[in-house]
RNA sequence: UACAGAGUAGAUUUGUGCGCGCCACAGUGCCUUAAAGACGGGGAGUUGCUUUAAGGACGAAAAGCCUCAGGCUUGCGGUGCAUAAAUCGCAUCCCGCUGUG
Numbered sequence: 001u002a003c004a005g006a007g008u009a010g011a012u013u014u015g016u017g018c019g020c021g022c023c024a025c026a027g028u029g030c031c032u033u034a035a036a037g038a039c040g041g042g043g044a045g046u047u048g049c050u051u052u053a054a055g056g057a058c059g060a061a062a063a064g065c066c067u068c069a070g071g072c073u074u075g076c077g078g079u080g081c082a083u084a085a086a087u088c089g090c091a092u093c094c095c096g097c098u099g100u101g
Base pairs, nucleotide, nucleotide: 001101002100003099004098005097010088011087012086013085014084015083016082017081018080019079020077021076022075030056031055032054033053034052035051036050037049041095042094043093044092062074063073064072065071066070
């Protein structure tokens, strides 16, 4: 100096366990605004990502059994948390690291 490569946070799907809700403005998902945070080892970092708050639109699956109270089972929800596996994985820029020439 040229070429190639590795690694993070995290994301998605599936399984398992424990919960929440099931006729009520649930939760998830969608839109708008504001704030904060994170983004391979170092630096920078978005119009992308995450979280929080406010507002808006939409709108739900129950059934059976035992029962004094109340509880149990099955089911449902783009349901919450934990965990396992698989897949994907720095927006981008500079430097560094590994291999080869």
The RNA shown here (THF (Tetrahydrofolate) riboswitch aptamer) has 101 nucleotides. Its Rfam family is "THF (Tetrahydrofolate) riboswitch aptamer". From the family's description: Tetrahydrofolate (THF) riboswitch was first reported for Ames et al. as an RNA motif in 5' untranslated (5'-UTR)regions of folate transport and biosynthesis genes in Firmicutes genomes. It was read from a public genome assembly, where an Rfam model found it. The coordinates come from a structure-prediction model, not an experiment, and the mean pLDDT is 78.